[in-house]
RNA sequence: GCCUCUAUAGUUUAGUGGUAAAACACAUCCAUGGUAAGGAUGCGUCCUCAGUUCGACUCUGGGUGGAGGCA
Numbered sequence: 001g002c003c004u005c006u007a008u009a010g011u012u013u014a015g016u017g018g019u020a021a022a023a024c025a026c027a028u029c030c031a032u033g034g035u036a037a038g039g040a041u042g043c044g045u046c047c048u049c050a051g052u053u054c055g056a057c058u059c060u061g062g063g064u065g066g067a068g069g070c071a
Base pairs, nucleotide, nucleotide: 001070002069003068004067005066006065007064010024011023012022013021018054026042027041028040029039030038047063048062049061050060051059
């Protein structure tokens, strides 16, 4: 330099064009003589800029970061 894959919550990951989700973590409450475990509720998210579309996490292009391959 070229090519491929990848970017979703604090962390690890689902989500193949129509309301963004789970586990753990975090907060509040319940419960206990107290703590741990447990139960209920809640907060929090699509890397960025454009395009296509009635509608984009999803499709297309550029940029940035990460991983790999070729030379």